The RNA shown here (small-subunit ribosomal RNA) has 1552 nucleotides and comes from Acetivibrio thermocellus. Taxonomically the source falls in Acetivibrio (Bacteria, Bacillati, Clostridia, Acetivibrionales). Its Rfam family is "Bacterial small subunit ribosomal RNA". Its family is annotated with ribosome and structural constituent of ribosome in the Gene Ontology. Model confidence (mean pLDDT): 83 of 100.
[in-house]
């Protein structure tokens, strides 16, 4: 420029992440239906099920202008019988004409129109051809013709028979009914003769001669019209034929006898196994035949961006059918929906003898059904059938009716109105929100009511008038053509208008957890129940129910079904196959598919124009008409892998030629485990004899079984025998794969490299087919040394049908046939081209060199690596990169590689190979965690190396368990159990059991009444309580306040009552371990990575170095306290050096602060100096000095966070629950129980020690309702008494191991000290349950502790004693401090526990206390088998054989016409007869359904029940293929896979 209007996605596998991959939604659609609710209108649809059965009415008839009759009717004629007044009355029969009506014969419709979709995978249907193989009534155009006769029959009439349907018989009688004869050709037929064209057969035209077939009338005065015959043409309908295209399954692979062709004949309107007799064996099929299922097909219709899928209702066109099946007949047409004729089934009538009937026509009825309509109006329109016309008939039609069934349109009002009413939710109690929403005000009238007015659709036809034209002698009359007149409306008095009137009558479903727009409450409490998917409901539910509000659509909304989208989820457009599903275990190879270079030709495919067709509606566009629209009208477009036909000739094919690079063959070389078959070696193990020896061999984690004194193991030396080849050996050969290994011969097959002689595309793949194929296993014969499925024994072990050990057969070997699978794997088809490299190794060629080394090059085998590719990991010239040809294969996961039916196989079994059913997932890659009976480093009283307990006795304490009326609760591995409890007689106490109280024991508020309350005391009681007695308030403005009692009414108190899984605080543990984040860069699709890893060091992520990272934060160190030295200020209560007094002594006193000491303030350690190490870094080892030396010793100080850790009972606190009781008050009781387990501690088991006497020396606390001296009682516990002393002063206070001295002598002891018996003493209201300490008595267990186990690394362990809290007192041996004396020993990091980094597997992520696998036991489902049972379908095979075509025959019968005159033939017919022939029978089979005892497995369930197979090295690596064993997972032989973990070595690769 030009051409095109066309394409949204989300959820849901996971701690997270990409990716694969189904599931699921949102959208549009319907002849729908349900369910809720419903004003109106226009246009459409409306039995999708039972082709079920069908009452009733109507749906196809018409022509009197074909015929005979017949019957009304008028008119006119007539005039009987009767009655008479003889002339009437009265009219009958009868005749004529006209009209109208038809039962019958006869024409012509009843093959259209209208219904349905059952059957039918077919020439049925679409499309596009053919008929030279062929018919077409009516209609149209042309051309000729209709002369002259005959014989019957219906109707009727008569007679008979039947219940009826209806039939017979005899007698009449007409035609456009039937039948001869005559005429007659462009018809037909036979026999010639010629012309032209074709497609083989033949077609057409001219022509000669013989045969042969025809008509009908009728209307009208009449002209003429409407008809009749015969023949051509043309329309229009049809018949047949071919190509093309048109569903599913191969678990249907073979199918066919009139079948397939030929030839006579029949036989149709026509070709033609259409039928028929005879030959001939032929068709037909992997490009899907046959068989089975399913189905009407088109145009369209819905969906879709389109390709496409999916549909076939209304409308239209083709077909099939018309109770089911058969069958002709008449017809122009039919094997005919509202005709016949047989059979079968059903219904109905019946006088039982027979007879009738076909709604898939419109309407309607039962049925069935989830569900579909009125027993309506009309021929006015359109259309059709007869008729000359009028007209008649049309449930074709047009119309109304009935359904929101669907698509359109309209309505249910519009403005204004804040006290933001009033009342409903809600609420933090302020408000918020329905909601300008209502109510008020003002308005409008669409629809609705009611009146008024009112259409278009109507053109004809026929009458009747005019004109114009032909016919004609005719201005009559007829035909035709054009105008006027007259006339005809079911809808329907509908549309549509115009007028009054009232906001007056007209909104509802369905949703609000995320997709997905739209959120509170209140009730319920895995329950009721929602749920389209993920899911929601186990006391705070935006997922349930109800309400409030809030979304969407609206006369509707939603739910169900179905069909397409989304779904690139079957991928032509547009998909994949190493790990996800998915490459066949390999090669060979017919068919097919694909194919190298050049020239020529052709035109099949492929472009291209042109003409034919693609029916109308439908879709789209344009325009128009109903007020719009829906919905219509016109006019354009567009639509076929179609048919002819005229070009082009580049690619693909076909036909021919040539070429030489694929491809192949010669020659010449070398390499190898390639194969097969026949000899042959040597070591090893085993046996077997013999020798030597002798007591054990073996086996193992440790042992047994086994072998051996009948002589084994071990050793020499000899023989047998059979299997296998060390080393060489190697990410080395070779082969297509499986697979191949001593050595030497024979025979063979590939592939390599050089060479370019020869052929000349021969190539590439590769459905089926045939073949080859590890082990393991069959089967037949042989072998059997070792080894080893079963199998036995023995071990482990809860148990062990196992791992382990000793035997061991099958089997491994041979030899011949099967079998046909493996992780048969690079999980990677085959073949060719392309597309960076490095670097090894194998076999060769070339250059190079004296040999090398190097360099090129082909083959093939590894490695690393860039583009590129991939979800990723990884591939990377030996692709998983780019690309082309072919093949095989996947389509969630499980049922299942199973079931059934098929082939193979002897079998095990193998190949093909499903569905019901269930879930929302199943998987891949990779990510951080956590785990490991993985690994590496590191650490810690973690182990090892001490020391000392504990565990064994008695007792205390604390629990568990029993008990109880009660034994209140909590704490339960470490990290509950001398733990809440730093103290249970009453209290305290929550428990129990009895007795009270009910605004309460205790707070706040309100009213009334008292003034006190409080105390003392009596009296009843077990107390609580209940009843007396004494004593008894403050302020005042005098109203009263204030404070306390007492009663009273509610509203509240009150709960140690649940929930610690609703929660704040606290607190334990990992752990005082060293870690746990963040910002910004960068990597990575991403989750995440880096940082934080690595070297090195530390007690520490401490520190230093290095580094795609640079920084920072919590933490860790240090800052705080204390103990260690020293210094300085101060100096009582402390202290005493020197000085003084005093004492029996003593800081007693004076003085003194020098020291100790105390209170306070400083110094002081900092790897700071030396050396040695190290990266000359951090740091470390060592020394020096110094009290103190590498964190100086202790405490405090606890990072993210982890355990739904621990406490609702300290305490506070949401929700639930009590409320004359789960609240509160009293009195006893219990928490103290006791076969029994444990924990935890004491005291001892003595001589390193008990006893007895004497003697020394801390620290830290404590103290008025208190410590309590000195003295003095008492054997003591204690008692008197009361000094100091609110404490550096007094007091507790005695410190104890310790020393010295004595005695004991190894014993149940002068150890031990329980238990008991007596007696006291304190406290205290009270010591019975139930205290604590003293004396005398008694003297139990216990002699050092089994398996296990606990503490400590220096002032520690361990012993030795003081204190204090709680407290009246004490059950304290406990717990918390305090000094005293004072050790041993750490080789070290294999091992056990715990923890920290890095790293490695993983099927765990609630995180191994995790996940999981089978079997058995129950309940549910669906399904295979199954004796058999019952059914449907198509075949077959025989019987029977109906109606009726054909054929045969015809004694009976019979008018026309011809021969002939008879009782006649001819020719026709009924009847037998035959051939086919539905149904209908029987019989064995095939196929397909159901039911079916039992009986296999499979999926799904709540917490069963035995195991512990997998995932870590899953604790015996784990799968795979056989084969054997076993409750079960599962074990074990053999051969194979890494998709196996640690460790060591090899090779190879990066880097230096």
């Nucleotide at each position: 420029u030009u051409u095109u209007u066309a394409g949204a996605g989300a959820g849901u596998u996971u701690g997270a992440u990409c990716c694969u991959g189904g599931c699921u939604c949102a959208g549009g659609a319907c002849g729908a239906a349900c369910g809720c609710u419903g004003g109106c209108g226009g246009c459409g649809u409306g039995c999708c099920u039972a082709a079920c059965a069908c009452a009733u009415g109507c749906a196809a008839g018409u022509c009197g202008a074909g015929c005979g009759g017949g019957g009304a009717u008028a008119u006119a004629c007539g005039g009987a019988a009767g009655g008479u007044u003889u002339a009437c009355c009265g009219g009958a029969a009868g005749u004529a004409u006209a009209u109208c009506c038809u039962a019958g014969c006869g024409g012509c419709g009843g093959a259209c129109g209208g219904g349905u979709g059952a059957g039918u995978a077919a020439c049925g249907c679409g499309u596009g051809g053919g008929u030279a193989a062929c018919c077409u009534a009516c209609c149209u155009c042309a051309u000729a013709c209709a002369g002259g006769g005959g014989g019957a029959u219906a109707a009727c009439a008569c007679a008979g028979g039947g219940a009826a349907a209806c039939c017979u018989g005899u007698g009449c009688u007409a035609a456009u009914a039937c039948c001869g004869c005559a005429u007659a050709a462009c018809a037909u037929a036979a026999c010639g003769g010629g012309g032209c064209g074709g497609c083989a057969u033949c077609g057409u035209c001219c022509u000669g001669u013989u045969a042969u077939c025809a008509a009908a009338g009728g209307a009208g005065a009449a002209a003429u019209c409407c008809g009749g015959u015969a023949u051509g043409a043309g329309a229009u309908g049809g018949g047949c034929c071919c190509g093309c295209g048109u569903c599913c399954g191969a678990u249907u692979a073979g199918c066919u006898a009139g079948u397939u062709g030929g030839u006579g004949g029949g036989g149709u309107a026509a070709a033609g196994g259409c039928c028929u007799a005879c030959c001939a064996a032929g068709g037909c099929g992997a490009c899907g035949a046959u068989c089975c299922a399913u189905a009407g097909c088109u145009g369209g219709u819905c969906u879709g961006a389109g390709a496409g899928g999916a549909u076939g209702a209304u409308c239209a066109g083709c077909c099939a059918c018309a109770c089911u099946g058969g069958g002709a007949c008449u017809g122009a047409g039919a094997c005919a929906c509202g005709g016949c004729c047989c059979a079968g089934a059903c219904u109905c009538c019946u006088a039982c003898g027979g007879g009738a009937g076909g709604c898939a026509g419109c309407a309607g009825u039962g049925g069935g059904g989830a569900a579909u309509a009125u027993u309506g109006g009309a021929c006015a329109a359109u259309g059709g059938g007869c008729g000359c016309a009028a007209g008649c008939c049309u449930g074709a039609u047009c119309c109304a009716g009935c359904c929101a069934u669907g698509c359109c349109g309209c309505g249910u009002g519009a403005g204004u109105g804040a006290u933001g009413a009033a009342g409903g939710u809600u609420u933090u109690c302020g408000g918020a929100u329905c909601g300008u929403a209502a109510a008020g005000c003002u308005c409008u009238g669409u629809u609705g009511u009611g009146a008024g007015g009112g259409a278009a659709g109507a053109a004809c036809a026929a009458g009747g008038g005019c004109g114009g034209u032909u016919c004609u002698a005719a201005c009559a009359g007829g035909g035709c053509c054009g105008c006027c007149c007259c006339c005809u409306g079911a809808c329907g008095g509908u549309a549509c208008c115009u007028c009054a009137c009232c906001a007056g009558a007209a909104a509802g479903c369905c949703c609000c957890g995320g997709c997905u727009a739209a959120c509170u409450a209140c009730g319920u409490g895995c329950c009721a129940g929602c749920a389209g998917c993920c899911g929601c409901g186990g006391u705070a539910a935006u997922a349930c129910g109800u309400a409030g509000g809030g979304g969407g659509c609206a006369a509707g909304c939603g739910u169900u079904g179905u069909c397409c989208g989304g779904a690139a989820u079957u991928a032509u457009u547009g998909g994949g196959c190493g790990u996800a599903a998915a490459g066949c275990g390999c090669g060979c190879g017919c068919a097919g598919g694909c194919g190298g270079u050049c020239c020529u030709u052709u035109a099949a495919g492929u472009c291209u124009g042109a003409u034919g067709u693609g029916a109308a509606a439908g879709c789209c566009c344009a325009c128009g008409g109903c007020u719009c629209a829906a919905c219509c009208g016109u006019g354009g477009a567009g639509g076929g892998u179609c048919a002819u036909u005229g070009g082009a000739a580049a690619c693909u094919g076909g036909g021919g030629g040539a070429c030489u690079u694929g491809a192949g063959u010669g020659c010449a070389g070398a390499a190898g485990a390639g194969g097969a078959a026949a000899g042959u070696g040597g070591a090893a193990u085993u046996c077997c004899a013999c020798g030597u020896g002798u007591a054990g061999c073996g086996g193992u984690g440790a042992a047994a079984u086994g072998c051996g004194c009948a002589g084994a193991u071990a050793u020499c030396a000899g023989g047998a025998g059979g299997a296998a080849c060390a080393c060489c050996g190697a990410u080395g050969g070779c082969g297509a794969a499986g697979g191949c290994a001593g050595g030497u011969c024979u025979c063979u097959g590939g592939g390599c490299u050089g060479u370019u002689a020869c052929u000349g595309a021969c190539g590439c793949u590769g459905a089926g087919a045939a073949g080859c194929g590890a082990a393991a296993g069959c089967a037949u014969g042989g072998g059997u040394a070792g080894c080893g499925a079963a199998c036995a024994g023995g071990a482990u072990u809860a148990g062990a049908u196992a791992c382990c050990c000793u035997g061991g057969u099958a089997g491994u070997c041979c030899a011949u046939g099967c079998c046909g699978u493996a992780a048969a794997c690079g999980a990677u088809g085959a073949a060719u081209a392309c597309u960076a490299g490095g670097u090894g190794u194998a076999g060769g060629a070339g250059g190079g060199u004296c040999c090398a080394a190097c360099c090129u090059u082909c083959u093939g085998u590894g490695c690393c690596g860039c583009a590129g590719u991939u979800a990723a990991c990884a591939c990377a010239u030996u692709a998983a990169g780019u690309a082309u040809u072919c093949c095989g294969c996947c389509u969630g996961g499980g049922g299942a590689g199973u079931a059934c039916g098929g082939c193979c196989g002897c079998a095990a079994g193998g190949c093909u190979a499903a569905a019901a059913c269930u879930c929302a997932a199943a998987g891949g890659a990779a990510u951080u965690g956590a785990c490991g009976g993985g690994g590496g480093c590191c650490c810690g009283c973690a182990c090892a190396a001490g020391c000392g307990g504990c565990g064994g006795a008695g007792c205390a304490u604390g629990u568990g368990g029993a008990u109880u009326a009660a034994u209140u609760c909590g704490a339960u591995g470490c990290a509950a159990c001398g733990c809440g409890a730093a103290g249970a007689a009453c209290c305290u106490u929550a428990c129990c059991a009895a007795g009270g109280c009910u605004u309460g024991a205790c707070a706040u508020c309100c009213c009334u009444c008292u003034g006190a309350c409080a105390g003392c005391u009596c009296u009843a009681g077990a107390g609580a309580u209940a009843g007396g007695g004494c004593u008894u308030c403050c302020c005042u403005u005098c109203g009263g306040g204030g404070c306390a009692g007492a009663g009273g009414a509610g509203a509240c108190a009150g709960g140690u009552g649940g929930u610690g899984c609703a929660u704040g605080g606290u607190u334990g543990u990992c752990g005082u371990c060293a870690g746990c984040u963040c910002g910004u860069g960068u990597c990575g699709u991403g989750a995440g990575a880096u940082g934080u890893u690595g070297g090195g060091u530390u007690a520490a992520g401490u520190c230093c170095c290095g580094c795609a990272a640079c920084g920072a934060g919590c933490g860790c160190a240090a800052c705080c306290c204390u103990c260690g030295u020293c210094c300085u200020a101060u100096g009582u209560u402390g202290c005493c050096a020197g000085c003084a007094c005093g004492u029996a002594a003593u800081g007693g006193u004076g003085g003194g602060c020098a020291c100790u000491c105390a209170u306070a303030g400083g110094a002081g350690a900092c790897u700071g100096c030396c050396g040695g190490g190290g990266u000359c870094a951090a740091c470390u080892c060592g020394g020096a000095g110094g009290a103190a030396g590498g964190u100086g010793g202790g405490g405090a100080u606890g990072a993210c966070g982890u355990c739904a850790a621990a406490u609702c009972a300290u305490c506070a606190u949401g929700c639930c629950c009590c409320u004359u009781a789960u609240g509160u008050c009293u009195u006893g009781g219990g928490c103290u129980u006791c076969a029994c387990g444990c924990a935890u501690g004491c005291u001892a088991c003595a001589a390193u020690g008990g006893c007895c006497g004497g003697u020394a020396c801390a620290a830290a606390g404590g103290g008025c309702u208190g410590c309590g001296a000195u003295a003095c009682c008492g054997c003591a516990a204690g008692g008197u008494g009361g000094a100091g002393c609110g404490a550096a002063u007094c007091c507790c206070a005695a410190a104890a191991a310790g020393c010295c001295g004595g005695u004991c002598u190894c014993a149940g002891u002068u150890c031990g000290g329980a238990u008991u018996g007596g007696g006291g003493u304190c406290u205290g209201c009270a010591a019975c349950u139930c205290g604590a300490c003293c004396c005398c008595a008694u003297g139990a267990a216990g002699u050092c502790g089994g398996a296990g186990u606990c503490g400590c690394u220096a002032g520690u362990a361990a012993u030795c004693g003081c204190a204090g809290a709680u407290c009246a007192g004490c059950a304290a041996c406990g717990c918390u401090g305090c000094g005293g004396u004072g050790a041993a020993u750490a080789c070290g990091u294999u091992c056990c526990c715990g923890g920290g980094c890095c790293u490695u597997g993983u099927a765990c992520a609630c995180a191994c206390c995790g996940c999981c696998c089978g079997u058995c036991a129950c309940g549910u489902c669906a399904u295979g088998a199954a004796a058999g049972u019952c059914g449907g379908u198509a075949a077959c095979a025989c019987c029977c054989g109906a109606a009726g075509c054909c054929g045969g025959u015809g004694g009976c019968c019979c008018a026309a016409c011809c021969c002939u005159u008879g009782u006649g033939g001819a020719g026709g017919g009924a009847g037998c007869c035959g051939u086919c022939g539905a149904a209908g029978g029987u019989g064995g089979g095939a196929u397909c359904g159901g039911c079916g005892a039992u009986u296999g497995g499979g999926a799904c369930g709540a917490a069963g029940u035995c195991g512990u197979a997998a995932c870590a090295a899953g604790g015996u690596a784990g799968c795979c293929g056989u084969a054997c064993c076993g409750g079960a997972a599962g074990g074990u032989g053999c051969g194979g896979c890494u998709g196996g973990a640690u460790c060591a070595c090899c090779u190879c690769c990066u880097u230096u």